[in-house]
RNA sequence: CAAAUUCUUCGGGGCAGGGUGUAAUUCCCGAUCGGCGGUAAAAGUCCGCGAGCUUUGGAGGUUGAUUUAUUUCUAAUUGUAAAUUUAAAAAUAGAAUUAAUCAAUCGAAAGAGUUGAUCCGGUGAAAUUCCGGAGCCGACAGUGAAAGUCUGGAUGGUAGAAGAAUAUU
Numbered sequence: 001c002a003a004a005u006u007c008u009u010c011g012g013g014g015c016a017g018g019g020u021g022u023a024a025u026u027c028c029c030g031a032u033c034g035g036c037g038g039u040a041a042a043a044g045u046c047c048g049c050g051a052g053c054u055u056u057g058g059a060g061g062u063u064g065a066u067u068u069a070u071u072u073c074u075a076a077u078u079g080u081a082a083a084u085u086u087a088a089a090a091a092u093a094g095a096a097u098u099a100a101u102c103a104a105u106c107g108a109a110a111g112a113g114u115u116g117a118u119c120c121g122g123u124g125a126a127a128u129u130c131c132g133g134a135g136c137c138g139a140c141a142g143u144g145a146a147a148g149u150c151u152g153g154a155u156g157g158u159a160g161a162a163g164a165a166u167a168u169u
Stems, first nucleotide, its partner, number of pairs: 002169002004166007017029003031149002033138002035049004044136002052114005060106008069098001071096005077090002080087003118134005140152003
């Protein structure tokens, strides 16, 4: 230095001002924002990843039912031994317990699908990434009226980033 395992911390920004209207940070003018890795050179717009949604999956959890099942306890009964109240046993009933099966319900890992947008000029060895100019894009649910920016799922999840420890090559 690289890889492995475990742990810790971190890990998303944004409508000022105005118009219409009963009502809009949702419409209109205007304002404003840009996660992570990669790249001949710095990227919302290139190549991928992440969040949302759909789906496959079914580790495992919860509840209920069943059983010639497991173990234990309780009750009364039968009955044996020693002996006149103790111990063991059998089957019955009830309760708990474990297991198996069935049903209902919740549901981790992992996988699949779906999910947006850029050009021109300049510099250069190299840039759809820098500089100049002009564009474009932005999950779902909610809402007094349609949302990248408000509220909510979310004190969540996550691409990943940094660090520590351990033993090894």
Molecule: FMN riboswitch aptamer (RFN element)
Organism: Bacteroidota bacterium